Predicted 3D model of a 72-nucleotide RNA (transfer RNA) from a Clostridia bacterium. Its Rfam family is "tRNA". Rfam's curators write: Transfer RNA (tRNA) molecules are approximately 80 nucleotides in length. The family's RNA type in Rfam is transfer RNA. Its family is annotated with triplet codon-amino acid adaptor activity in the Gene Ontology. The prediction has a mean pLDDT of 81. The sequence was found in a public genome assembly.
């Protein structure tokens, strides 16, 4: 250059067009204890960027962008 492929909270993954985008870890209030650790209950914050299809798009489709495979 050309094809495939992947991008979703600080990290790591879920999620057959209609979800309040969900779990774990972290972080952080509370309970728990003399503290503290653990345990238990609540909080917090995410769709790489733009177009486009469609009532409705994280999901389809196009273009960047980046990353990893592969070819000569």
């Nucleotide at each position: 250059g050309c094809c495939c492929u992947c991008a979703u909270a600080g990290u790591c993954u879920a999620a057959g067009g209609g979800u309040u985008a969900g779990g774990a870890c972290g972080c952080u209030g509370g309970c728990c204890u003399c503290u503290c650790a653990c345990g238990c209950c609540g909080g917090u914050a995410a769709u790489a960027g733009g177009g486009g299809u469609u009532c409705g798009a994280a999901u389809c489709c196009c273009c960047u962008u980046g990353g990893g495979g592969g070819u000569a």